[in-house]
Context: one part of a larger RNA
RNA sequence: CUGGGCGUAAAGCGCGCGUAGGUGGUUUGUUAAGUUGAAUGUGAAAGCCCCGGGCUCAACCUGGGAACUGCAUCCAAAACUGGCAAGCUAGAGUAUGGCAGAGGGUGGUGGAAUUUCCUGUGUAGCGGUGAAAUGCGUAGAUAUAGGAAGGAACACCAGUGGCGAAGGCGACCACCUGGGCUAAUACUGACACUGAGGUGCGAAAGCGUGGGGGAGCAAACAGGAUUAGAUACCCUGGUAGUCCACGCCGUAAACGAUGUCGACUAGCCGUUGGGAUCCUUGAGAUCUUAGUGGCGCAGCUAACGCAUUAAGUCGACCGCCUGGGGAGUACGGCCGCAAGGUUAAAACUC
Numbered sequence: 001c002u003g004g005g006c007g008u009a010a011a012g013c014g015c016g017c018g019u020a021g022g023u024g025g026u027u028u029g030u031u032a033a034g035u036u037g038a039a040u041g042u043g044a045a046a047g048c049c050c051c052g053g054g055c056u057c058a059a060c061c062u063g064g065g066a067a068c069u070g071c072a073u074c075c076a077a078a079a080c081u082g083g084c085a086a087g088c089u090a091g092a093g094u095a096u097g098g099c100a101g102a103g104g105g106u107g108g109u110g111g112a113a114u115u116u117c118c119u120g121u122g123u124a125g126c127g128g129u130g131a132a133a134u135g136c137g138u139a140g141a142u143a144u145a146g147g148a149a150g151g152a153a154c155a156c157c158a159g160u161g162g163c164g165a166a167g168g169c170g171a172c173c174a175c176c177u178g179g180g181c182u183a184a185u186a187c188u189g190a191c192a193c194u195g196a197g198g199u200g201c202g203a204a205a206g207c208g209u210g211g212g213g214g215a216g217c218a219a220a221c222a223g224g225a226u227u228a229g230a231u232a233c234c235c236u237g238g239u240a241g242u243c244c245a246c247g248c249c250g251u252a253a254a255c256g257a258u259g260u261c262g263a264c265u266a267g268c269c270g271u272u273g274g275g276a277u278c279c280u281u282g283a284g285a286u287c288u289u290a291g292u293g294g295c296g297c298a299g300c301u302a303a304c305g306c307a308u309u310a311a312g313u314c315g316a317c318c319g320c321c322u323g324g325g326g327a328g329u330a331c332g333g334c335c336g337c338a339a340g341g342u343u344a345a346a347a348c349u350c
Base pairs, nucleotide, nucleotide: 003322004321005320006319007304008303012318014201015200016199017198021194022193023192025088026087027086028085029084030083031082033081034080035077036076037075039073040072041071042070049065050064051063052062053061054060091191092188093187094186095185096183097182098181099180103177104176105175106174107173108172109171110154115149116148117147118146119145120144121143125136126135162169163168206248207247208246209245211244212243216242217241221237222236223235224234259317260316261315262314263313264312267295268294269293270292271291272290273289274288275287276286277285278284279282299306300305323350324349325348332343333342334341335340
């Protein structure tokens, strides 16, 4: 050292793809690297342990044995792991026919609403608040009718509904494109799982291009209120920004606070997409499969709770934790235009 853990106590990388590595279905043959057994050699002495002996005893000294759990050589075994060869089809994948979907990208189109502008009607208020005021309005506002412009977002449908690896995705149409489910066959024949490094995607905010655009909203800012004060909450305005293109940033309570894959383990009720069977052909019933919810047994859990979508019982691989503060900080490295990100201590202190 061989440890215990990770939903909420410290702890699952934000999410994929994938290199090395680790692990790997089933049958036969072969091999003998791992594995098992036997033999031989070696494993210094002293020490430890056992049986004796010598100092009056003991410590101490001394004789013998055992042990030295190891290594090497050689012989044998062939169940398991590995190697090699040949197969198999239950894992995985391909082909074919269907199905659902806000999955992604590009281009176009539409209506409601806000705002601004023009014209008509019309007259003294409008707006706003707890109450007001700032503000707008006789240079004709608010209201109302018609027209125009422009930007952004898509009411109802809408649903613990759908799709996506996650972030996320919601008007309509077309084109390009990814994935999933399903049915019955055919084919390939372990081609698989995980994944250190690596690489890609990644909300919002932010940054760059004197880029474009700018309706509404709105950090900053200005004014009015409130208040003891009010660098706020409330009100009137309002610039970045929010939108588009291209390029960065790489973080979030990026959450199911629950890594991915596989197997097994009572049920009941809903719902979405497929399939099958049955008839009484219906807004039907039953079965099944892939999701998505509610409850619940065994079991687990500190409890709360989880419970075939596990936090149950197991296996494979990765990541992470190891008292609080100092600190996700300093220094250094790497990345970034910057903002900063990432990796990541110690002194000291309780």
A computed fold for a 350-nucleotide part of an RNA from Stutzerimonas xanthomarina, annotated as small-subunit ribosomal RNA, central domain. The coordinates come from a structure-prediction model, not an experiment, and the mean pLDDT is 87. The full RNA is in RNAcentral, with records from ENA and SILVA. NCBI's taxonomy places the organism under Bacteria, Gammaproteobacteria, Pseudomonadales, Pseudomonadaceae, Stutzerimonas. Its Rfam family is "Bacterial small subunit ribosomal RNA".